This is a predicted structure of a 92-nucleotide RNA (TPP riboswitch aptamer (THI element)) from an Actinomycetota bacterium. NCBI's taxonomy places the organism under Bacteria, Bacillati, Actinomycetota. Model confidence (mean pLDDT): 77 of 100. It matches the Rfam family "TPP riboswitch aptamer (THI element)". Rfam describes the family as follows. Vitamin B(1) in its active form thiamin pyrophosphate (TPP) is an essential coenzyme that is synthesised by coupling of pyrimidine and thiazole moieties in bacteria.
[in-house]
């Protein structure tokens, strides 16, 4: 560098209900941008592709455990534990 592989999209406010939307506003690299399905009353759920990002064993990308403990916050995010526990995607 090539290929080809792995993965998460969360809170918080207002509005709206019928085809699961619309506005806002926080943290982040990325908070769901395109299309297309699925269920069906639940304050708005799931699924598949392609795109953006990250992350590929020198692996804290991300899963588990975990609706976990503490601190902090409006909440999440952050900072420590748990913890280098256990898992996790690679070849030229």
């Nucleotide at each position: 560098a090539g290929c080809a592989g792995g993965g998460g999209a969360g809170c918080c406010c207002g509005g709206u209900g019928g085809g699961a939307c619309c506005g806002g506003g926080c943290u982040g690299a990325g908070a769901g941008g395109c299309c297309g399905g699925u269920u069906g009353c639940g304050g708005a759920a799931c699924c598949g592709g392609c795109g953006a990002c990250c992350c590929u064993u020198c692996g804290a990308a991300c899963c588990u455990g975990a609706u976990c403990c503490g601190g902090u916050c409006a909440g999440g995010a952050c900072c420590g534990g748990c913890g280098g526990a256990g898992g996790g995607a690679g070849c030229u």